[in-house]
Molecule: nadA riboswitch
Organism: Acidobacteriaceae bacterium
């Protein structure tokens, strides 16, 4: 320097940081259906510890070259 594996630090455990994409939660708006009050579907906007995944860059630890 590069490649691979990992996340020690953490107010139980899990969770290194930033960004992008896909899927999900919650809230709001619009339209349609049904029927009698909040069910189903589609579209748009907002939101966060989304305990889901993938990729890129970076930090740290270890191994290998």
């Nucleotide at each position: 320097u590069g490649u691979u594996g990992c996340a020690a630090c953490a107010u139980c455990c899990c969770c290194g940081c930033g960004g992008a994409c896909u899927g999900g939660g919650c809230c709001c708006u619009u339209c349609g259906g049904a029927a009698a009050g909040g069910c189903c579907g589609a579209a748009g906007g907002g939101u966060a510890g989304u305990g889901a995944g993938u990729c890129c860059g970076c930090u740290g630890c270890a191994a290998c070259a």